[in-house]
Context: one part of a larger RNA
RNA sequence: GGUGCUUGGGGGAUGCCUUGGCGUCGAGAGGCGACGAAGGACGUGGCAGGCUGCGAUAUGCCCCGGGGAGUGGUCAAACACGCUUUGAUCCGGGGAUCUCCGAAUCGGGAAACCGGGCGUCACUGGGCAACCAGAUGGCGUCAUCUACGGAUGAAUGUAUAGUCCGUAAGAAGCCAACGCAGGGAACUGAAACAGCUAAGUACCUGCCGGAAAGGAAAUCAACCGAGACUCCGUUAGUAGCGGCGAGCGAAAGCGGAUCCAGCCCAAACCAGGAAGCUUGCUUCCUGGGGUUGCGGGCCCUUGAGGAGUUACAAAGGCAUCGCUAGGAGAACGGCAUGGAAAGGCCGGGCACAGCGGGUGACACCCCCGUAUCCGAAAGUGAGAGCCCUCCUGUGAGAGGUGUCCCAGAGUAGCACGGAGCUCGUGGAAUUCCGUGUGAAGCAGGGUGGACCACCAUCCAAGGCUAAGUACUACUCGACGACCGAUAGUGAACCAGUAAGGCGACUGAAUGGUGAAAAGUACCCCUUUAAGGGGAGUUAAAAGUACCUGAAACCAAGCACCU
Numbered sequence: 001g002g003u004g005c006u007u008g009g010g011g012g013a014u015g016c017c018u019u020g021g022c023g024u025c026g027a028g029a030g031g032c033g034a035c036g037a038a039g040g041a042c043g044u045g046g047c048a049g050g051c052u053g054c055g056a057u058a059u060g061c062c063c064c065g066g067g068g069a070g071u072g073g074u075c076a077a078a079c080a081c082g083c084u085u086u087g088a089u090c091c092g093g094g095g096a097u098c099u100c101c102g103a104a105u106c107g108g109g110a111a112a113c114c115g116g117g118c119g120u121c122a123c124u125g126g127g128c129a130a131c132c133a134g135a136u137g138g139c140g141u142c143a144u145c146u147a148c149g150g151a152u153g154a155a156u157g158u159a160u161a162g163u164c165c166g167u168a169a170g171a172a173g174c175c176a177a178c179g180c181a182g183g184g185a186a187c188u189g190a191a192a193c194a195g196c197u198a199a200g201u202a203c204c205u206g207c208c209g210g211a212a213a214g215g216a217a218a219u220c221a222a223c224c225g226a227g228a229c230u231c232c233g234u235u236a237g238u239a240g241c242g243g244c245g246a247g248c249g250a251a252a253g254c255g256g257a258u259c260c261a262g263c264c265c266a267a268a269c270c271a272g273g274a275a276g277c278u279u280g281c282u283u284c285c286u287g288g289g290g291u292u293g294c295g296g297g298c299c300c301u302u303g304a305g306g307a308g309u310u311a312c313a314a315a316g317g318c319a320u321c322g323c324u325a326g327g328a329g330a331a332c333g334g335c336a337u338g339g340a341a342a343g344g345c346c347g348g349g350c351a352c353a354g355c356g357g358g359u360g361a362c363a364c365c366c367c368c369g370u371a372u373c374c375g376a377a378a379g380u381g382a383g384a385g386c387c388c389u390c391c392u393g394u395g396a397g398a399g400g401u402g403u404c405c406c407a408g409a410g411u412a413g414c415a416c417g418g419a420g421c422u423c424g425u426g427g428a429a430u431u432c433c434g435u436g437u438g439a440a441g442c443a444g445g446g447u448g449g450a451c452c453a454c455c456a457u458c459c460a461a462g463g464c465u466a467a468g469u470a471c472u473a474c475u476c477g478a479c480g481a482c483c484g485a486u487a488g489u490g491a492a493c494c495a496g497u498a499a500g501g502c503g504a505c506u507g508a509a510u511g512g513u514g515a516a517a518a519g520u521a522c523c524c525c526u527u528u529a530a531g532g533g534g535a536g537u538u539a540a541a542a543g544u545a546c547c548u549g550a551a552a553c554c555a556a557g558c559a560c561c562u
Stems, first nucleotide, its partner, number of pairs: 001561009015547001016512002020483002022480007029472002031174002039101003042055003046079001049075003061095006070083003106115003116142007123134004144171002146168007178209001179207005189196001193243001219226002230257005240248002262464003265408001269288009293442001296406002300400001301398002305391004316387003320382005326374003332347004348365002350354001356368003413437007423449001444459005499506002519546001522534004
């Protein structure tokens, strides 16, 4: 020096555990804000550093309800002082207070600060008084825009702009995803790359809603017919598009989800009113009327019941059922072992309850619960039923003929330039924009993939509309062949913290004594806040560097080898 064994140190793997995560399902809620939000700063406790709560009424105040013996949140124990069967603490509902910043809104500003005007109150001084002045403080008020109503009023005659006053729970700002719209990439793929793709994706912006969007055929279809829209499955990787490359990629139809959603204007016409003047017309306002394509209305004939709170008119109440605290809730003892019994043995009981958790080892009968049943002063949701409301002989609805009154115009179409559709300009219809041009009007018009004819089908240029569909920041419940501390959220632990960065931003680590602190009184050694030896606690030192305690690494002892 090495090898092996043993005993320790060191280290924190492994096993077991779970306060925390992850996911799925169901239900709710789907907003908050000038009545000052979200988010913060600073305060607030007897002693008070952090977290939590709260706001100068400050770990809280008042009322109503629940509950029933302790209690002044937590890290975190002690002390002091309190509260409480005259019902505290605690739980639910309602109310009060709510500093300063923040949309922040009296002005400013380097957020949590500084400085004002006006009114009023307190105080001081003057004044007979009315009142005036002043240092300081309390309370209130003073931003902008919009809408509506009114007054005033330029250039400029009428007017208008502007200005002023009043009214408004008007707007603003925040918020995870989902939605619609306006803009809109590149990497990449094409084995390079330019049209193409990625992709109308990411991202930016605007506006919403609990959903949004869409929606009652100028739709499809094919000579048969269907009958608003949305979503899913299929059709189908089909028909197609495509440097016919890479790739992109429908629809009708059929089957389901919803379960009986369809409606309202404009116009003709009628009545009333107003204005203009060319004095018999035109325009406007209000009400009635009316809403469709086997056309409808006006006009003529006939003549009876319906509808409703989400659209189609609109308000409220009640029954009833939920949610936001809770309440009742069955049945066990003994023996031995053990530190401890829930395990073993013996003998019983309950069960609409043998889900689950806790208790000194594994508990249906010890505790909390569970099945089941019951419960609200207050707030809140639903409310199909009842009350109620509305339409209708001033005509709902139905049938027929005549009349030719009406039926959305700078619109449809066309040309050019684009976009969207499976469709990249192609034979390119259809849909939507921009520029220009520009119809017909019911004997009318659109569409059926250039275009024409026949045929079929529908009625544009106004509007509203639940349900089925998408999402989950948030609340509640249930569950898991999900994780178990290098896993699972970045975060089980005071984490978006410590730390890093000028900044945008980046971003950790750290769980476990024991059943119970019973957390080692007392004595001794010593280089004296350390450590150790006794003694004591405990089932066991498991001794706050604490469950188990692997390996690397270090040391000591013994044996052997060189």
The prediction has a mean pLDDT of 84. This is a predicted structure of a 562-nucleotide part of an RNA (large-subunit ribosomal RNA, domain I) from a Phycisphaerae bacterium. The sequence was found in a public genome assembly.